[in-house]
RNA sequence: GCGCGAGUAGCUCAGUUGGUUAGAGCACGAAGCUUAUACCUUCGCGGCCGUUGGUUCGAAUCCAACCUCGCGCA
Numbered sequence: 001g002c003g004c005g006a007g008u009a010g011c012u013c014a015g016u017u018g019g020u021u022a023g024a025g026c027a028c029g030a031a032g033c034u035u036a037u038a039c040c041u042u043c044g045c046g047g048c049c050g051u052u053g054g055u056u057c058g059a060a061u062c063c064a065a066c067c068u069c070g071c072g073c074a
């Protein structure tokens, strides 16, 4: 330099041909339980979806450029 893949919550990931409010587990906080901690149960907190544009009535999803990481080729 070229090709491919990935980027969504603190972490690991999902998101069904573009469409009602973007979700799960773990973690964190609170309550219940317990002498207390842990376990368990319930509830809560937390993200404008890598950045910037474009297409569209409507974009996490489609298109382009760029950024970061990984793999391969040279």
Base pairs, nucleotide, nucleotide: 001073002072003071004070005069006068007067010026011025012024013023019057028044029043030042031041032040050066051065052064053063054062